[in-house]
RNA sequence: AGAGUUUGAUCCUGGCUCAGGAUGAACGCUAGCGGCAGGCUUAACACAUGCAAGUCGAGGGGCAGCGCGGAGUAGCAAUACUCUGGCGGCGACCGGCGGAAGGGUGCGUAACACGUGAGCGACUUGCCCGUCACAGGGAGAUAACCGCUGGAAACGGCGACUAAUAUCCCAUAUGAUGGCGAUCUGCAUGGAUUGUCAUUGAAAGAUUCAUCGGUGACGGAUAGGCUCGCGGGGCAUUAGCUAGACGGCGGGGCAACGGCCCACCGUGGCGACGAUGCCUAGGGGUUCUGAGAGGAAGACCCCCCACACUGGGACUGAGACACGGCCCAGACUCCUACGGGAGGCAGCAGUGAGGAAUAUUGGUCAAUGGGCGGAAGCCUGAACCAGCCAUGCCGCGUGCGGGAAGGAGGCCCUAUGGGCUGUGAACCGCUUUUGCCUGGGGGCAAUAAGGGCGUCGCGCACGUCCGAUGAGAGUACCAGGCGAAUAAGCAUCGGCUAACUCCGUGCCAGCAGCCGCGGUAAUACGGGGGAUGCGAGCGUUAUCCGGAUUUAUUGGGUUUAAAGGGUGCGUAGGCGGAAGUGCAAGUCAGCGGUGAAAUCCCCGCGCUCAACGCGGGAGUUGCCGUUGAUACUGUACAUCUGGAAUGCUCUUGCCGUGGGAGGAAUGAGUAGUGUAGCGGUGAAAUGCAUAGAUAUUACUCAGAACACCGAUUGCGAAGGCAUCUCACGAAGGGGCGAUUGACGCUGAGGCACGAAAGCGUGGGUAUCGAACAGGAUUAGAUACCCUGGUAGUCCACGCAGUAAACGAUGAUGGCUAACUGUCGGGUUUUAGGAUUCGGCGGCCAAGCGAAAGCGAUAAGCCAUCCACCUGGGGAGUACGACCGCAAGGUUGAAACUCAAAGGAAUUGACGGGGGCCCGCACAAGCGGAGGAACAUGUGGUUUAAUUCGAUGAUACGCGAGGAACCUUACCCGGGCUCAAACGCAGGGGGAAUGUCGGUGAAAGCCGGCAGCUAGUAAUAGUCACCUGCGAGGUGCUGCAUGGUUGUCGUCAGCUCGUGCCGUGAGGUGUCGGCUUAAGUGCCAUAACGAGCGCAACCCCUCUCCUCAGUUGCCAUCAGGUCAAGCUGGGCACUCUGGGGACACUGCCACCGUAAGGUGUGAGGAAGGUGGGGAUGACGUCAAAUCAGCACGGCCCUUACGUCCGGGGCUACACACGUGUUACAAUGGGGGGUACAGAGGGCCGCUACCACGCGAGUGGAUGCCAAUCCCUAAAACCCCUCUCAGUUCGGACUGGAGUCUGCAACCCGACUCCACGAAGCUGGAUUCGCUAGUAAUCGCGCAUCAGCCAUGGCGCGGUGAAUACGUUCCCGGGCCUUGUACACACCGCCCGUCAAGCCAUGAAAGCCGGUGGCGCCUGAAGUACGUGACCGAAAGGAGCGUCCUAGGGCGAAAGCGGUAAUUGGGGCUAAGUCGUAACAAGGUAGCCGUACCGGAAGGUGUGGCUG
Repeated sequence: AGAGUUUGAUCCUGGCUCAGGAUGAACGCUAGCGGCAGGCUUAACACAUGCAAGUCGAGGGGCAGCGCGGAGUAGCAAUACUCUGGCGGCGACCGGCGGAAGGGUGCGUAACACGUGAGCGACUUGCCCGUCACAGGGAGAUAACCGCUGGAAACGGCGACUAAUAUCCCAUAUGAUGGCGAUCUGCAUGGAUUGUCAUUGAAAGAUUCAUCGGUGACGGAUAGGCUCGCGGGGCAUUAGCUAGACGGCGGGGCAACGGCCCACCGUGGCGACGAUGCCUAGGGGUUCUGAGAGGAAGACCCCCCACACUGGGACUGAGACACGGCCCAGACUCCUACGGGAGGCAGCAGUGAGGAAUAUUGGUCAAUGGGCGGAAGCCUGAACCAGCCAUGCCGCGUGCGGGAAGGAGGCCCUAUGGGCUGUGAACCGCUUUUGCCUGGGGGCAAUAAGGGCGUCGCGCACGUCCGAUGAGAGUACCAGGCGAAUAAGCAUCGGCUAACUCCGUGCCAGCAGCCGCGGUAAUACGGGGGAUGCGAGCGUUAUCCGGAUUUAUUGGGUUUAAAGGGUGCGUAGGCGGAAGUGCAAGUCAGCGGUGAAAUCCCCGCGCUCAACGCGGGAGUUGCCGUUGAUACUGUACAUCUGGAAUGCUCUUGCCGUGGGAGGAAUGAGUAGUGUAGCGGUGAAAUGCAUAGAUAUUACUCAGAACACCGAUUGCGAAGGCAUCUCACGAAGGGGCGAUUGACGCUGAGGCACGAAAGCGUGGGUAUCGAACAGGAUUAGAUACCCUGGUAGUCCACGCAGUAAACGAUGAUGGCUAACUGUCGGGUUUUAGGAUUCGGCGGCCAAGCGAAAGCGAUAAGCCAUCCACCUGGGGAGUACGACCGCAAGGUUGAAACUCAAAGGAAUUGACGGGGGCCCGCACAAGCGGAGGAACAUGUGGUUUAAUUCGAUGAUACGCGAGGAACCUUACCCGGGCUCAAACGCAGGGGGAAUGUCGGUGAAAGCCGGCAGCUAGUAAUAGUCACCUGCGAGGUGCUGCAUGGUUGUCGUCAGCUCGUGCCGUGAGGUGUCGGCUUAAGUGCCAUAACGAGCGCAACCCCUCUCCUCAGUUGCCAUCAGGUCAAGCUGGGCACUCUGGGGACACUGCCACCGUAAGGUGUGAGGAAGGUGGGGAUGACGUCAAAUCAGCACGGCCCUUACGUCCGGGGCUACACACGUGUUACAAUGGGGGGUACAGAGGGCCGCUACCACGCGAGUGGAUGCCAAUCCCUAAAACCCCUCUCAGUUCGGACUGGAGUCUGCAACCCGACUCCACGAAGCUGGAUUCGCUAGUAAUCGCGCAUCAGCCAUGGCGCGGUGAAUACGUUCCCGGGCCUUGUACACACCGCCCGUCAAGCCAUGAAAGCCGGUGGCGCCUGAAGUACGUGACCGAAAGGAGCGUCCUAGGGCGAAAGCGGUAAUUGGGGCUAAGUCGUAACAAGGUAGCCGUACCGGAAGGUGUGGCUG
């Protein structure tokens, strides 16, 4: 210090999330030790039990209990009993002091409660200190005890006795009070000192003789009381509050001031600088965080406050309205003999309850401190210690060194091997903190009583020395011994964020802080290995600060992201021109006081270190006082003219209000002319019209709006304002520089104005026109279109108060380059000019901005004031309040939910956007498909199986260029299991098979014979054997892949380097103009070049030349045949196959800058790419293929492998694609006669001959092929058929055959004879083709035994028609535009309805708190009154009055909960209806308003351009 997350990518805005620190924590896993600290945050809930406040006999009377002494009785005695206050002491009692401190808690309290600083001239203060003075006399009671007595108890009652440092009286007193003076003094009331008179007020003693006490007054100290300034919560959806309320006079009361209380008088007081109300809350020092400013918190420790079961009250006292006191009331608990009583842990422990959660019913007064006491001492759950808890902080340890065959094991991999765990272990050496055992063991201890010594101002003084006492604890610490011995986990490993692999799982189980992982190769789930981080801890959760400049004082914004009020006037407030003087409030400086300690920081010191503690310093940013300074602000005074205003003068305008006038148009009325339609639309219809419309002419009427001028113009604060004219009113601008002299700016509240729609009342109503009606359109059409039409539109008065009320840009002032247009005024004597002031525009410098853009009319640079914003949705909604006749407006939330929502710009894609261009894309043509039969492929169905794949274009005569077996992957059945075949390595034997039979479907199994080998023989073997290794799989995944392929598309595109532009994505280049088949080229140009594509280079073909000349050819010569290059010969020609030439807009004309274009141009075989082929850029479709092959992973292993027989892939109600043959006369049939090219051929092609009607068969010959063979058909000529289901058509079927093959049943082709189906040119729709093309005719080849080939790939023969043109359909290219799309329009997306879940509003009511008000009642208690009773009296009981806690009743207010029902809202992979919005979203959208409609929405009216 930042990071992740909106997008295809970018910049910005903006929220969410993370990394850090912290905690009185809790939870999970784990756990060796010590030090220091901390430990009910919840129920101020209820509490059993024990303890937490007593002490003094040196105040007193006394003597219950204990001890001692004395006396007596009994006893030998020990001893027992009785008596005795004599002594130590002492229960209870009287009395004194203390129980107001200490300790606990945070309920209440928004307050002088707290903090800070002041004030008290308005006060108190026991114990303590100092000073002065005093202590003389007297009196009456009472408790205890005793007697009697009540009660269960608690607790009393009566009688009698008695004491005091208890109580009372008298005396004295500096004091107090009152009167009369004097002096001094203060900011006011006033204060201080002093004289005098009157009234009034004291005391206590004890004693061991050391001493301790008592009273009055003054002073101090300490502790308190009261008052004031300032400071620190939320809500304005709390705006008005107040009757002792504010003040005065007089009194009462108090320690003291005061409406604190009372009587009377006045009517004030508080409040937008936030009163009152409601909610929340103890405050501070400090703590956490932060760079700081801030924000949050207020545990522990310290200070203050408040409280003590709840509420009220007083008493005592120096002090209380009193935690362990009293009285009363209430709730609760307990005891009870039912009559009555007792109690208050928010003290320490402890219990229950609540809760995620918080400890021992411990020890000691040794120390520190407190109470009492003269002291010893007693008391002290304050305190000091110990116990429990990893709750936190700090420290230590679990070993250290060596040690590689890098062991074993585990895990991983490219796996004969390697890597990681890992110097880790083992092993060797060393150490001993901790642990266990043993021994020692400081300090906390100072001093008290008392004593010794010393000093002086001599005392009850001070200093110094001695001097008992240890809970913790035999602990800390030290030493010795033993032995690596007793001691490591937790979380994480996709990015943020350090750390990666294997297996399992398969959108399951699960993870997750955010983004997000998981649907068969998961570094994200679970486990293993490994790694990383921290470590006696580690993670999680919760909360706070930070990051967050995301509330912005430091330090933000408001054109479009959230955000400028619709506009003006103006109140409070804020801010304010020039020069001068005074003051010194703000401001600045010096000094003083205060800012407690602790804490934080620095330095040092002490515990072995540290945490911790101690000492010193700094700091404590503040407040108060005082002395100065006077620039600035302020204030007072006097002045100025520049801001502002006034005046005079000139001028401008759709500025406002009221009145009058005008023409055009529209509609209507009347009359005329006139006749069949008019009107309306995309096309129509509704409507009007022969009762005379529309059209046209004349006259008349009505209402509304004002054409042209007109503009990028003008005016107004905004809304808004347009015929002409009059009146009234207002405003702006220029000029002059006469007047005033800062009079100014802004403006919360407030007031006024405020389009359209709307509302009320009354008019008016021509046009237009929500609603409504009808007609169309449509799947529907509550719309768009049409015909009508009410409110309204218009006027007057009143209300309403909103708009995309927009420049989406608040007002005012100043400053900061140019250029240009225009409106109004002025100056300037040349005017189409220059200049100045004020407006309205354009384009731009600097600058600003996320960019678009803004740019003197700022969105620039400054200043002042106001308004507003703080993620999206929920929602401008609900509730409340105010306003309104209503509609509604203004103000304006929360729960819940999401990880975004947004702005600008970029690249694409898309558009029922635009421009340009191309293509058999359309059009123009020719021939087909779609109808029939058949062939073939596919879907579907069927089946034991009908193996698998291909599925819009880009699957469907496709993989398959050959399914009867084989193929074959499928089904049924029978076999086999190193298993079928093969390879490699090793071993070893070898000569060699033939044939027959059985069984079987075959494979296979079994056997015989002959032959051979070995062996003497018996016999064995008879072919490939044995062993090992590699198996095999057409099983899955083409969405793990390679390779190959289809398509866009042979479309003209796709990119790069450098430079330049842009914050960036990106752009430029590649755009523009012209041109081209072409990103082909030329020109232009912040681009210049280049690459992959295009083109060319390659092949075939067309012309020519040259070389070569057999198997080809035959012109010439010769021979020869029925004929034929048949033969000699020749190489001219054709041809063959090598090489070369040719075409390049080169030439001409015209057009053009050029590139290039045009031409019945020339030449040429060919002319503008001559024709054809090969060649397919970056990429797209997770396109196709794991079944061609290869390959990762997964799966099967007596089977998902493999062999065999049979079947199936050929099924058949159907549907589709691709074809063949046809439907006939441009034809069929018969006969005759010609002419190719390219291929193939020895398991072959076969001439020729014979036979057969034929397929073929039997012979025979040539050819391994420019030599031989396969080898043409349409065409042409002649004859016939004559329009018909035919002499068309040939399916289907019957019969007979041929050939291939082991085998044609399922399931071959071909031949002959017979039979002779559908079909007479094909609906919507659709395909191919632009020339040697379409159409038509045959021929060949691959595969192959044969063939289901009508398919595929080639070859030649014959050989057309048409293209005006680019509006439209389809596809494509370039430029541009819009976009809410980016999985990219097969996109996105809105609303109702239906379903589930969630929170919330309303609601008849019901329930529960809260605070006030009214009425009734009213305890205790203070005060007052009374007091016939008690008392000698003082006084008191009793009674009453006032007030009040509490209780009761009542009306309202407000808060919370709950509720039948109801309203909308949010969320939820695949529900329904539509299609509103985004592209002109198919009717541009949106805003306000009104009406209507299942819903989005539609329409009217005005406005906006986003």